Notes
This is a predicted structure of a 351-nucleotide part of an RNA (small-subunit ribosomal RNA, central domain) from Nocardiopsis sp. 13-36-3. The coordinates come from a structure-prediction model, not an experiment, and the mean pLDDT is 87. The RNAcentral record of the full RNA draws on ENA and SILVA. It matches the Rfam family "Bacterial small subunit ribosomal RNA".
Context: one part of a larger RNA
RNA sequence: UUGGGCGUAAAGAGCUCGUAGGCGGCGUGUCGCGUCUGCUGUGAAAGACCGGGGCUUAACUCCGGUUCUGCAGUGGAUACGGGCAUGCUAGAGGUAGGUAGGGGAGACUGGAAUUCCUGGUGUAGCGGUGAAAUGCGCAGAUAUCAGGAGGAACACCGGUGGCGAAGGCGGGUCUCUGGGCCUUACCUGACGCUGAGGAGCGAAAGCAUGGGGGAGCGAACAGGAUUAGAUACCCUGGUAGUCCAUGCCGUAAACGUUGGGCGCUAGGUGUGGGGACUUUCCACGGUUUCCGCGCCGUAGCUAACGCAUUAAGCGCCCCGCCUGGGGAGUACGGCCGCAAGGCUAAAACUC
Numbered sequence: 001u002u003g004g005g006c007g008u009a010a011a012g013a014g015c016u017c018g019u020a021g022g023c024g025g026c027g028u029g030u031c032g033c034g035u036c037u038g039c040u041g042u043g044a045a046a047g048a049c050c051g052g053g054g055c056u057u058a059a060c061u062c063c064g065g066u067u068c069u070g071c072a073g074u075g076g077a078u079a080c081g082g083g084c085a086u087g088c089u090a091g092a093g094g095u096a097g098g099u100a101g102g103g104g105a106g107a108c109u110g111g112a113a114u115u116c117c118u119g120g121u122g123u124a125g126c127g128g129u130g131a132a133a134u135g136c137g138c139a140g141a142u143a144u145c146a147g148g149a150g151g152a153a154c155a156c157c158g159g160u161g162g163c164g165a166a167g168g169c170g171g172g173u174c175u176c177u178g179g180g181c182c183u184u185a186c187c188u189g190a191c192g193c194u195g196a197g198g199a200g201c202g203a204a205a206g207c208a209u210g211g212g213g214g215a216g217c218g219a220a221c222a223g224g225a226u227u228a229g230a231u232a233c234c235c236u237g238g239u240a241g242u243c244c245a246u247g248c249c250g251u252a253a254a255c256g257u258u259g260g261g262c263g264c265u266a267g268g269u270g271u272g273g274g275g276a277c278u279u280u281c282c283a284c285g286g287u288u289u290c291c292g293c294g295c296c297g298u299a300g301c302u303a304a305c306g307c308a309u310u311a312a313g314c315g316c317c318c319c320g321c322c323u324g325g326g327g328a329g330u331a332c333g334g335c336c337g338c339a340a341g342g343c344u345a346a347a348a349c350u351c
C1' cells in the first nucleotide's frame, strides 16, 4: 500500500465553532467538462504473448499477428455527476404565540453547623483508640446558656429527576444573558452536513501578584502509637493549598472507555417537558402526538459479554485514530509555557 478495524482485545481527538476541502433535496431548460460511443493519427526498435521458419535439438535467431491498457484530433449520445439559468418546499433558517429548567455572569441576602472571642452556670476531667499515648484542662477545660466575630458549604425538597457542547451546574432575591421544547404553517428558498489546518471553552492539582482572605479540612512537616522495621495505614497537631480577584497552565478512568449528521428497522413499561381529543368545566384519569431521560425485550449484530428506535442493527456522507509486547508516550529536533511541564514523536536493542 491493498485489505481489515476502533464499547471491553491496538484504536473516537476532552468539547464546541469554523476556513480550505469532501459530500449534498425536488422540477424544467441549456452547455456537453466528467461519462459513453464511432472514426483518424500516434503509441520507435528490442522485449512479452500466439502462430510459423532457420542452425541435428534447445538456448539463440528470423517472419507474421497481437499486446503496448495511453494521448491527441474529430463526429455523435445526454440518463447520471458537473457548470450556467430559472422555479419549488419535504432539508435548513426565520416570524408569531406558549413553556420547563441547579444553563451562564454580576450584585445583594438567609438560616443551621464547625471554630474562635467575651460573659454566666459549673467541677475534674476532656479528647482519642482495637487498646493506648502524644494533645487540651485547677491560669477553670469538656458540658451548658447568652452575646459577638469570621470563613466556607448550602440539610430537608432531591428523584436511574432537570439544564448545558463538553468541563460542569443545587439556600433565597434582583438585574443582564445563552440555548432547548411545543403549537402555528405566515416568510426566506437548499441558505445544508462534516470539517485537515485554525480559533475558543476546558475538572482537579500546579504557577504568578511586596494581591486579598483563611472557619473547617488538610499534601509537606512534627509528635504519639503499631511494627522486626513503619519514611505508611490509626491518633494529636499542622504549613502550602482549598476561597476571592486578575493572568497563566491545557491535562484526566476529560468514560457511555461508544466522533458528528441524515434516513430506515417489533413491542412493553416507568419518568420529565409541551400539544390535541375525551371524561359536564376543574382535579385525578383515558386515548393520541412531538421532544428528552431510564429499564426490559424481538429481528439483526457480536469472539463472547452484551447492544437492541438514546443501536454496538440496516445504509449513505465527512472527520479522527489503530497495525505484536517491551524500549516509550521516552530521546532528539521543533512549537508552546514564568516554571512544573504540554503538543508533535522515533531508533538501536530485546522477547
Stems, first nucleotide, its partner, number of pairs: 004322003007305002012319001014201004021194003025088007033081002035077008047067008091191001092188003096183004103177007110154001115149007125136002162169002206248004211244002216242002221237004259318006267296012300307002324351003333344004